[in-house]
RNA sequence: CGGUCCGUAGCUCAAUGGUAGAGCAGACGUCUUAUACACGUCCGGUUGCAGGUUCGAGUCCUGCCGGACCGA
Numbered sequence: 001c002g003g004u005c006c007g008u009a010g011c012u013c014a015a016u017g018g019u020a021g022a023g024c025a026g027a028c029g030u031c032u033u034a035u036a037c038a039c040g041u042c043c044g045g046u047u048g049c050a051g052g053u054u055c056g057a058g059u060c061c062u063g064c065c066g067g068a069c070c071g072a
Base pairs, nucleotide, nucleotide: 001071002070003069004068005067006066007065010024011023012022013021018055026042027041028040029039030038048064049063050062051061052060
């Protein structure tokens, strides 16, 4: 320098162009003498950034940033 893949909640990951979700973690409650386990409720996000297409973008297109790998 060129190419491929990835970037979504504190962490690990989902999500046919049509309401952004799950598990773990955290808070609270039930249970227990108490803790843990189990169960329930709650909390959680400028979907890496900036544009474009579209009635509508996490998803499609462009550029940039970061990470992994391959080639030179």